[in-house]
Context: one part of a larger RNA
Molecule: large-subunit ribosomal RNA, domain I
Organism: Mediterraneibacter faecis
RNA sequence: AGCGUAUGGUGGAUGCCUUGGCACUAAGAGCCGAUGAAAGACGUGAUAAGCUGCGAAAAGCUUCGGGGAGGAGCAAAUAUCCUUUGAUCCGGAGAUUUCUGAAUGGGGAAACCUACUUGAGCAAACCUCAAGUAUCCUUAAGCCAAUACAUAACUUAAGGAAGGGAACCCGGUGAACUGAAACAUCUAAGUAGCCGGAGGAAGAGAAAACAACAUGUGAUUCUGUGAGUAGCGGCGAGCGAAAACGGAAGAGCCCAAACCAGCGUGCGUGCAUGCUGGGGUUCGGACCGCGGAAUUGAUUCAACGAGUUUAGCAGAACGGUUUUGGGAAAGCCGGCCAGAGAGGGUGAAAGCCCCGUAAGCGAAAGACGAGUUGACAUGGCGGGAUCCAGAGUACCACGAGACACGUGGAACCUUGUGGGAAGAUGCGGGGACCACCCCGUAAGGCUAAAUACUACUUAGUGACCGAUAGCGCAUAGUACUGUGAAGGAAAGGUGAAAAGGACUCCCGGGAGGGGAGUGAAAAAGAACCUGAAACCAUAUGUUU
Numbered sequence: 001a002g003c004g005u006a007u008g009g010u011g012g013a014u015g016c017c018u019u020g021g022c023a024c025u026a027a028g029a030g031c032c033g034a035u036g037a038a039a040g041a042c043g044u045g046a047u048a049a050g051c052u053g054c055g056a057a058a059a060g061c062u063u064c065g066g067g068g069a070g071g072a073g074c075a076a077a078u079a080u081c082c083u084u085u086g087a088u089c090c091g092g093a094g095a096u097u098u099c100u101g102a103a104u105g106g107g108g109a110a111a112c113c114u115a116c117u118u119g120a121g122c123a124a125a126c127c128u129c130a131a132g133u134a135u136c137c138u139u140a141a142g143c144c145a146a147u148a149c150a151u152a153a154c155u156u157a158a159g160g161a162a163g164g165g166a167a168c169c170c171g172g173u174g175a176a177c178u179g180a181a182a183c184a185u186c187u188a189a190g191u192a193g194c195c196g197g198a199g200g201a202a203g204a205g206a207a208a209a210c211a212a213c214a215u216g217u218g219a220u221u222c223u224g225u226g227a228g229u230a231g232c233g234g235c236g237a238g239c240g241a242a243a244a245c246g247g248a249a250g251a252g253c254c255c256a257a258a259c260c261a262g263c264g265u266g267c268g269u270g271c272a273u274g275c276u277g278g279g280g281u282u283c284g285g286a287c288c289g290c291g292g293a294a295u296u297g298a299u300u301c302a303a304c305g306a307g308u309u310u311a312g313c314a315g316a317a318c319g320g321u322u323u324u325g326g327g328a329a330a331g332c333c334g335g336c337c338a339g340a341g342a343g344g345g346u347g348a349a350a351g352c353c354c355c356g357u358a359a360g361c362g363a364a365a366g367a368c369g370a371g372u373u374g375a376c377a378u379g380g381c382g383g384g385a386u387c388c389a390g391a392g393u394a395c396c397a398c399g400a401g402a403c404a405c406g407u408g409g410a411a412c413c414u415u416g417u418g419g420g421a422a423g424a425u426g427c428g429g430g431g432a433c434c435a436c437c438c439c440g441u442a443a444g445g446c447u448a449a450a451u452a453c454u455a456c457u458u459a460g461u462g463a464c465c466g467a468u469a470g471c472g473c474a475u476a477g478u479a480c481u482g483u484g485a486a487g488g489a490a491a492g493g494u495g496a497a498a499a500g501g502a503c504u505c506c507c508g509g510g511a512g513g514g515g516a517g518u519g520a521a522a523a524a525g526a527a528c529c530u531g532a533a534a535c536c537a538u539a540u541g542u543u544u
Base pairs, nucleotide, nucleotide: 001543002542003541004540005539006538007537008536009535015529016493017492020465021464022462023461024460025459026458027457028456029454030453031164032163039100040099041098042055043054044053046078047077050074051073061094062093063092064091065090066089070082071081072080105114106113107112115133116132117131118130119129120128121127135161136160137159138158139157140156141155142154168199169197170196171195172194173193179186183234209217210216221248222247223246224245225244231239232238252446253445254444255390259278260277261276262275263274264273265272266271267270284388285387286386287383288382289381290380296377297376300375301374302373303372304371307368308367309366310365312361313360318334319333320332321331323330335352336351337341343355344354345353395419396418397417398416399415400414401413405431426441427440428439429438430437480487481486500528503515504514505513506512
């Protein structure tokens, strides 16, 4: 020096555990904000750095309920207090709620600086305190330029808006990588991104629909089939319906106009036009005649209201053991309850020890609320002369977009430019177009449910993870990095109980260790369960 063995050190794998995650189910809730949000800054405790709570009334105040013996959060210790005259704690309602932040009196380098008006305190103009004072929009009133009447502007009052939010939704705008084995039409994709807006859902929606010879269907939405079909497509890559049938859910309505009544305005003084009320809405209506109710309610209001929810209450039944053990819930022996043998805890493994569980009960106050009642609204038949039934619209040309459909034979839908109807004997559609036939009634509006999503609350589930896993975090958007946008960790386990090692010795009044003591165990000693390997050391065997 190599190899081996043993004993240690180092290290933190493995096993076991779980405070934390992940996914989902069923309910609830689905918005918060000028009555100042979300998010923060700074304060606030007897002592107080952090977290949590709270706001100068500051780990809290008032009140109404629950509850019943301890309590002053995480979190020890000391001190001082509170509490059966009911504290702490839990729930409902209220009070307070600094400063920043849409931030809104003005300013500003967020959490700071600094005004005016009115009122109160004061003898007082200083000081202190309270309230108000941003912008835009709508409505109303006032006042009023160039400019005569007027109007713009301005002022005031009342109401509204603004900002935030995980996904879902609607609209506007809108890529590229990629695929086509290159690439340009095409694809990716109307996706990502950006912008605007809304709601608990949104959007769509009561046929100018579909269909096709049938005794047709009858708003919309979602869904299974139809169907990877018909089609589209450098007919490449790819894209990709609909009718119809089955299911979920079901709900239909209101204006404009004709006509009537009332009140205005303009000027050409008999026309035009505006507002309000009635009327009326497509099996049309006005108008004329007859009649005077049933019904319905999603809309509006009020009362009542089963029940649900926001604290809780109560809740059966076991003992022994000189078995083992540190410890009994284990073993043995003998019982019991069960509408409860879900689960968790207790010194190992408990239906009967504790918390619970099944079945049951409970609200002063707040919230939701099926439904009931009342008000209120709604609401008929016949006739067919006249009147009405949404115009720069329908439609056409050109250019685009959107339709599964890439210009194609390309309808239907939307519309940038130009042209531009008819008037129910009208007009649109049925995939160029024409005829016949059939279907419908555009150019105004509203509409629950079935559908999408889950930041949040409650209850629960898992052939989901178990600390290099599972969320990035067993908590942390922390430490740290970056000018910044932003990026972003590591880190769990003593023991049943701190019983956390009094006292003593070595040492530097250390670090560390030896005794002693605790404990079942200290080879559980806080660098703490188990404690693998690499690696290091000591001892020893053997080889050279």